The part of an RNA shown here (small-subunit ribosomal RNA, central domain) has 357 nucleotides and comes from a Candidatus Uhrbacteria bacterium.
The prediction has a mean pLDDT of 81.
Context: one part of a larger RNA
RNA sequence: UUGGGCGUAAAGGGUCCGUAGGCGGCUUAUCAAGUCAUGUGUCAAAUCUUUGGGCUCAACCCAGAGGCUGCGCGUGAAACUGGUAGGCUAGAGGUCGGGAGAGGCAUGUGGAAUUGUCGGUGUAGCGGUAAAAUGCGUUAAUAUCGACAAGAACACCAAAUACGAAGGCAGCAUGCUGGAACGGUCCUGACGCUGAGGGACGAAAGCGUGGGUAGCGAAUGGGAUUAGAUACCCCAGUAGUCCACGCCCUAAACGAUGAGUGCUAGAUAUCAGGAGUAUCGACCCUCCUGGUGUCGUUGAACCAAGCUAACGCGUUAAGCACUCCGCCUGGGGAGUACGGUCGCAAGACUAAAACUC
Numbered sequence: 001u002u003g004g005g006c007g008u009a010a011a012g013g014g015u016c017c018g019u020a021g022g023c024g025g026c027u028u029a030u031c032a033a034g035u036c037a038u039g040u041g042u043c044a045a046a047u048c049u050u051u052g053g054g055c056u057c058a059a060c061c062c063a064g065a066g067g068c069u070g071c072g073c074g075u076g077a078a079a080c081u082g083g084u085a086g087g088c089u090a091g092a093g094g095u096c097g098g099g100a101g102a103g104g105c106a107u108g109u110g111g112a113a114u115u116g117u118c119g120g121u122g123u124a125g126c127g128g129u130a131a132a133a134u135g136c137g138u139u140a141a142u143a144u145c146g147a148c149a150a151g152a153a154c155a156c157c158a159a160a161u162a163c164g165a166a167g168g169c170a171g172c173a174u175g176c177u178g179g180a181a182c183g184g185u186c187c188u189g190a191c192g193c194u195g196a197g198g199g200a201c202g203a204a205a206g207c208g209u210g211g212g213u214a215g216c217g218a219a220u221g222g223g224a225u226u227a228g229a230u231a232c233c234c235c236a237g238u239a240g241u242c243c244a245c246g247c248c249c250u251a252a253a254c255g256a257u258g259a260g261u262g263c264u265a266g267a268u269a270u271c272a273g274g275a276g277u278a279u280c281g282a283c284c285c286u287c288c289u290g291g292u293g294u295c296g297u298u299g300a301a302c303c304a305a306g307c308u309a310a311c312g313c314g315u316u317a318a319g320c321a322c323u324c325c326g327c328c329u330g331g332g333g334a335g336u337a338c339g340g341u342c343g344c345a346a347g348a349c350u351a352a353a354a355c356u357c
Stems, first nucleotide, its partner, number of pairs: 004328003007311002012325001014201004021194003025088007033081002035077008048066007091191001092188003095184003103177007110154001114150008125136002163168001206247006215241002220236004258324006266295011306313002330357003339350004
């Protein structure tokens, strides 16, 4: 390479947008590049196959024919792929309508709690643990009442909930703003899918500058435990956690499951929209569309089929197919060295070999 694979054995890129490229709906005409047919030329010799012959046979040798892989030119076919011209509406997009939502950004604002400060009441303990001690406390603590201040997070609602491409998103209000679903007619007329490079976003930790710091809390100090205890437990506590701007770009970034389209029994719960029935109206009930879950098994029965090494998956597929991308190829060495790119750094990305089993 051919091939086989990627939920858990090695393997889906963290996610999206998108360039080149690859692939692409129905239909008419045409061209004939791909495709197919046929003719012709070429395809050295040897080799290979076959027929015949020559060495007594064979190997070997000689002659003829054929085969193999192509290429050039001519003629023809027009189903499919492709090109050109035209048409269509089932894909895609637009438009209108009323709704759902912790989607994003900004500004403002609320209460509970915590800590601190001040004041009142009050007196000897409090705190902490398996037990203690360090610690706090007569300069009046803990407890309790009131006032003030600060920062951070939002109880109940709350759910198997919702939204978002992913990371993620939750007090309340307002403004700006993205996307999706449903329903209606109309409009555009394949405008689509995927996506190497590329771009954007990307938890936490970490970094830079400036602010902020209530609680928590790496490091650190102390007390315990212990043979020791650089830990687990306790008392303190700095970075950090928070904000603004700029970096970093990683993760068990997980559904360990790439994106898109079509097809293949159901049952049930729930969220959003719509239609119908009923009703004064709503709820309920039936149906449709889109999302999120569960069941889908040995049994008398319900328990689909199919797939899978099994576990399990099962219309949200890991079933049946197609298109495009990424990735894997024994363990260790190693996601390391070297080189390169990026970064302030930490490091990230790309990525071997010797050797060894």